Glycine riboswitch aptamer from Isoptericola halalbus, 105 nucleotides, folded computationally. The prediction has a mean pLDDT of 81. Of the family's consensus pairs, 95% are formed in the model.

[in-house]
RNA sequence: CGAACCGCGACGGGAGAGUCCGGCGGACCUGGCAGCAGGGCCGUCGGCGCCGAAGGAGCAACCCCUCCCCGGGAAUCUCACAGGCACCCGGACCGUCGUGGCGAG
Numbered sequence: 001c002g003a004a005c006c007g008c009g010a011c012g013g014g015a016g017a018g019u020c021c022g023g024c025g026g027a028c029c030u031g032g033c034a035g036c037a038g039g040g041c042c043g044u045c046g047g048c049g050c051c052g053a054a055g056g057a058g059c060a061a062c063c064c065c066u067c068c069c070c071g072g073g074a075a076u077c078u079c080a081c082a083g084g085c086a087c088c089c090g091g092a093c094c095g096u097c098g099u100g101g102c103g104a105g
Base pairs, nucleotide, nucleotide: 001105005101006100007099008098009097010096011095012094013093018048020047021046022045023044024043025042026041028039029038030037031036049085050084051083055081056079057078058077062072063071
């Protein structure tokens, strides 16, 4: 000087599944002289259905052990605890740049 790998930051890309049903509250619109009635919207609670790519859990080869059991052991796989199901946000993962670590050579 410095490959590969790892961490952090910025930027870009980034899937799936409900604009379902009911209760309550709010402002609004329409009708009515009015009490009120109807309507969609927002928030919240509950129900049913569904999704898998925050996080979490499970395991194949293989490792350990004389052998088995136990234990260790990956994912965008599986589960569906958590999370999510118009847009936005978020999002595993990928790329670029910057920066730090380790460090083959």